[in-house]
Order: sequence, then structure tokens, then C1' cells
RNA sequence: AGAGGUGCGGCUUUCAUCAGUACCUUCGGAGCGGGACCGCGGCGGUCCGGGUGCUCCGGGGGAAAGGGGACGCCGCCGAAGAAUCGGGCUGUGCCGCCGCCCGGCUCUGGGCGUCAGGUCAACAGCCUGCCGACUGUCAUCUGAGCCAUUCAGAUGGAGCGCU
Repeated sequence: AGAGGUGCGGCUUUCAUCAGUACCUUCGGAGCGGGACCGCGGCGGUCCGGGUGCUCCGGGGGAAAGGGGACGCCGCCGAAGAAUCGGGCUGUGCCGCCGCCCGGCUCUGGGCGUCAGGUCAACAGCCUGCCGACUGUCAUCUGAGCCAUUCAGAUGGAGCGCU
């Protein structure tokens, strides 16, 4: 420097889903004693307070984010992903969880499929594990071949590899 190929990751645009959901409503009904301040839970503090509050049902209105498909572009071949540890950020006064970023360490060659688990609105997608064949690479053995680092088969290993 290069190869593995339904190869890996990121971004814009667009489309569907999310969802008739959250939320709003001086439209109607019923009920309640608490309600508001945080993404969730616990603790604490402050404020409001018998309707101008909250909950539920019905009517009217009605999203968005994350995740996904497609086109295009970008970076690449430990591409990337995951577990765990440490540090930082954010939403809140504190703690925990979730989320994001950086670093350490360990594992996984790659894609696909069944099953199981996790995440999720989702039977999509993503992540993990067992198993299955396939595939690339190297090694060993066997056979063919004898301008040859070739071809076929079997077995096995791992990318800190191979050329």
C1' cells in the first nucleotide's frame, strides 16, 4: 500500500411509521382532596389552594423525537460492535437510573439464517449468546498438475492476521 462483499460506520434530503398517541380545548358528564416546580424514582424545599385545580369517560383539534426505508455524499477494512472500569457533560437542590463524549482493558475475521435473551410503539431495526452451513485468509495432510506461491478435497487456527 492492498484484498475479503448482501463489507463497516457517519451525514443531508425525502418517505412511511410513531399516532388519532402525547398534548390543547370556558364542549358535555362523573369523581376527588391535594396540585405545581426535574426524562423517571426517592428525599428535601418553595409556591398555590375548594375552583380558575387534579383524575377518568365522551366530543372537537392534533404533534415531535428516537428507531426504519430510499437516493446521494463522506470516512474507511478493528472497518466496527459489545462487556467492564475511570473521567466529564446534561436535564434538578441532593442521590440513583437513563442519555451523550473521552480514555483504559478484554472479546469478536466477515456477512447470512434458526432459536433464546435485551432494547424498542413495533413481529421493523439494533445488541448479545448457542448452533448451522457459506465465505475470505493462513497452516497441515491427500490427490491432480509440473512455464508452480496452481487446482480440488479434508482438518484446524485467528485480524497484534494475510498479501
Overview: RNAcentral holds the sequence, with entries from MGnify. This is a predicted structure of a 163-nucleotide RNA (Lysine riboswitch aptamer) from a bovine gut metagenome. The coordinates come from a structure-prediction model, not an experiment, and the mean pLDDT is 76. Its Rfam family is "Lysine riboswitch aptamer". Rfam's curators write: Riboswitches are metabolite binding domains within certain messenger RNAs that serve as precision sensors for their corresponding targets. Rfam links the family to the GO term lysine biosynthetic process.